[in-house]
Molecule: transfer RNA
Organism: Lactococcus sp.
């Protein structure tokens, strides 16, 4: 050099064959304890890598581009 998979809150992941996104762990507050921890209620955190494209409408489709993993040379 060709080819393929991945990319979504700090972290691991899910998602809907196109209608503006969820869970678990973490983080914070409260509650409960004599105190911690756990358990329990709630809060809050996301331009869905990145740029165009197609549509009324794109995390979801099509193309480049990056990043990282692989397998061929």
């Nucleotide at each position: 050099g060709c080819c393929g998979a991945u990319u979504u809150u700090g972290c691991u992941c899910a998602g809907u064959u196109g209608g503006u996104a969820g869970a678990g762990c973490a983080g914070c507050u409260c509650a409960c304890u004599c105190g911690u921890a756990a358990c329990g209620a709630g809060c809050a955190g996301g331009u869905c890598g990145c740029a165009g494209g197609u549509u009324c409408g794109a995390u979801u489709c099509c193309u480049a581009c990056a990043a990282u993993c692989g397998g061929c040379a």